[in-house]
C1' cells in the first nucleotide's frame, strides 16, 4: 500500500505535566482553541485479538485502538412528508427548498490474507 470481513447511537482528565497555534481525514458547512490547539508523557475507557475465568458476567495482564459534538453534519441514490412556484377544470404533474427514514460511497478501528 491492496484485498476480505466485523463494528462505528455506548464509554473515557469541566484547572495532571511538558508544549506552544492550531485542530475536527477531504468538500461545503458548522464548531473547538491563549479560561490555552496539535504533539509527547501520565491518567482514563474497554471496540477487536490474545490471556485469566467451565462459561455468562467480569478483569485491564499482553498487542492494537480510543479518550468534544452520531463517523459533528454533508457530498451519490431511494422512500416519505412539509412549503413555494409553474402547468392543469379537479385528482394530480414538474421544478426548487426544508424535515424524517433508509441503502451505497468515503473514512476510522480491529482481525485475517497478498
Nucleotide at each position: 500500500u491492496u484485498c476480505u470481513u466485523a463494528u462505528c447511537a455506548a464509554g473515557a482528565g469541566c484547572a495532571g505535566g511538558c508544549g506552544g497555534a492550531g485542530g475536527g481525514a477531504c468538500u461545503a458547512g458548522c464548531c473547538c482553541g491563549a479560561u490555552g490547539a496539535a504533539g509527547c508523557c501520565c491518567g482514563g475507557c474497554a471496540a477487536c485479538c490474545g490471556g485469566c475465568g467451565u462459561a455468562a458476567a467480569g478483569c485491564a495482564c499482553g498487542g492494537u485502538g480510543c479518550u468534544a459534538a452520531u463517523u459533528c453534519u454533508u457530498g451519490c441514490g431511494g422512500a416519505u412528508u412539509c412549503g413555494a412556484a409553474u402547468g392543469g377544470g379537479a385528482g394530480c404533474a414538474u421544478u426548487c427548498g426544508g424535515g424524517u427514514c433508509u441503502g451505497a460511497g468515503a473514512g476510522a478501528u480491529g482481525a485475517g490474507a497478498g
Molecule: SAM riboswitch aptamer (S box leader)